Record summary:
This is a predicted structure of a 101-nucleotide RNA (SAM riboswitch aptamer (S box leader)) from Parageobacillus toebii. Lineage of the source: Bacteria > Bacillati > Caryophanales > Anoxybacillaceae > Parageobacillus. It matches the Rfam family "SAM riboswitch aptamer (S box leader)". From the family's description: The SAM riboswitch is found upstream of a number of genes which code for proteins involved in methionine or cysteine biosynthesis in Gram-positive bacteria. Rfam links the family to the GO term regulation of gene expression. The coordinates come from a structure-prediction model, not an experiment, and the mean pLDDT is 85.
[in-house]
RNA sequence: UCUUAUCAAGAGAGGGGGAGGGACUGGCCCGAUGAACUCUCAGCAACCUGGCGGAAGUCAAGGUGCUAAAUCCAGACAGGCGAAACGCCUGGAAGAUAAGA
Numbered sequence: 001u002c003u004u005a006u007c008a009a010g011a012g013a014g015g016g017g018g019a020g021g022g023a024c025u026g027g028c029c030c031g032a033u034g035a036a037c038u039c040u041c042a043g044c045a046a047c048c049u050g051g052c053g054g055a056a057g058u059c060a061a062g063g064u065g066c067u068a069a070a071u072c073c074a075g076a077c078a079g080g081c082g083a084a085a086c087g088c089c090u091g092g093a094a095g096a097u098a099a100g101a
Stems, first nucleotide, its partner, number of pairs: 001101007012041005020030003024075004042067003047063002049060004071094001077091005
């Protein structure tokens, strides 16, 4: 970089650190009652993996991932609803994660 799948569920305490963080843009939020990052321990989920099974599925948790808010909300573009603006719905784009190439 490409392909496929999923993204309204779920799950945090402590130590260090010391001002940022929520991808990007706009918004709206989180943060000195302590952000990023990091360490320890814990937890969630079940993509890969393993056991059982004819299958559906089920159990485990080794490899990843995750533990504010729907991917926090909207987002080029296309289609639909609407008199129209705003808006709403669907697809899509962008992003994240996994597995494969």